[in-house]
């Protein structure tokens, strides 16, 4: 230095839920909280899931189907980049 791992130690992040704010929504931000995480750090490149509905369909409402476009999720999977410790 690299790979694997999480034994030890020091730490880190924060699911659900509650409150406030933003958004049409999915969801995001902040505070509390702490199911979990060895990358649960960052990135929408591929797949997937979710939100909104122009068209067509429908008796009708987005209910189903069809078909656009825009957006969201990194704690869904894969991929890319970077990083702490060192018993082995």
């Nucleotide at each position: 230095a690299c790979u694997a791992g999480u034994a030890a130690a020091a730490g880190c992040c924060u699911c659900a839920c509650c409150c406030g704010c933003c958004g049409g929504a999915a969801g995001g931000c902040g505070g509390g909280g702490u199911c979990g995480g060895a990358a649960a750090a960052c990135c929408a490149c591929g797949g997937g899931u979710c939100u909104u509905g122009u068209c067509u369909c429908u008796a009708a409402c987005a209910u189903c189907a069809u078909c656009a476009a825009a957006g969201a999720c990194a704690g869904c999977c894969g991929g890319g980049u970077u990083g702490c410790c060192u018993c082995u």